[in-house]
A computed fold for a 93-nucleotide RNA from a soil metagenome, annotated as Glycine riboswitch aptamer. The coordinates come from a structure-prediction model, not an experiment, and the mean pLDDT is 79. Of the family's consensus pairs, 90% are formed in the model.
RNA sequence: GCGCGGGAGAGGUUCCGCUGAUGCCGGUCUCCGGCAUCGACGGAGCGCCGAAGGAGCAACCGCCCCGGAAACUCUCAGGCGACAGGACCGCGC
Numbered sequence: 001g002c003g004c005g006g007g008a009g010a011g012g013u014u015c016c017g018c019u020g021a022u023g024c025c026g027g028u029c030u031c032c033g034g035c036a037u038c039g040a041c042g043g044a045g046c047g048c049c050g051a052a053g054g055a056g057c058a059a060c061c062g063c064c065c066c067g068g069a070a071a072c073u074c075u076c077a078g079g080c081g082a083c084a085g086g087a088c089c090g091c092g093c
Base pairs, nucleotide, nucleotide: 001093002092003091004090005089006088011046013045014044015043016042017041019039020038021037022036023035024034025033026032027031047080048079049078053076054074055073056072060068061067
């Protein structure tokens, strides 16, 4: 490096757009419009998480210099249903 297996945390949150279903109301009634609830998708806000990546501190390794260096800290990035991803661990090549 490749294959297989394991592998945590954090939103039943607010708003907007679009779309579907159901119910109610109205009209010029095979149709159209409005309202409410629920759902899918997309975006934004707020809140939250740390185990891709990135940054910081430095016990330690090493030491002329250069250098290496945490699962701690930050949360830029990433993530907060499932899937996926996933540091790291085990087995095989």